[in-house]
Molecule: c-di-AMP riboswitch aptamer (ydaO/yuaA leader)
Organism: Catenuloplanes japonicus
């Protein structure tokens, strides 16, 4: 000089996943379940049925690994935010425990985890910051 690897700041991504406090726990905010009339639903031991999630479902492969694709879902393109274009990904995984349709009052509980960077695609509309 290169490259690789931890650490620390910043600065960004997925998610509800974030702040504040006098912090063995409180509050805000945010999320998810559970519960009436009405209204659906005709269900009722069954191949059970539900719940969170974007994460369903189709084909090969005897079978498993595993491929190929898809409903659907993210991200990047010099701040944001839409829109077109490009391109890069995800398309799991886990929980309840015979049981839950919505559902006002009410009840109950979650806020954890995993990653990326450290100058640059073109355009168009309405916008913000900064500087002068």
């Nucleotide at each position: 000089u290169g490259a690789c690897a931890a650490c620390c700041a910043c600065c960004g991504c997925c998610a509800a996943a974030u702040c504040g406090c006098a912090c063995a726990g409180c509050g805000a905010g945010u999320c998810g379940g559970g519960g009436a009339a009405c209204c659906a639903c005709g269900u009722u031991u069954g191949u059970g049925g539900g719940g969170u999630g974007a994460a369903u479902c189709c084909g090969c492969g005897u079978a498993a690994a595993g491929c190929g694709g898809u409903a659907g879902g993210g991200g990047u393109g010099u701040c944001g935010u839409u829109c077109c274009c490009a391109u890069c990904c995800c398309g799991a995984a886990c929980c309840c425990g015979u049981c839950a349709g919505c559902u006002a009052a009410c009840c109950c509980g979650g806020c954890c985890g995993g990653c990326g960077g450290u100058c640059c695609g073109a355009g168009a509309g309405a916008g913000g910051g900064a500087c002068a």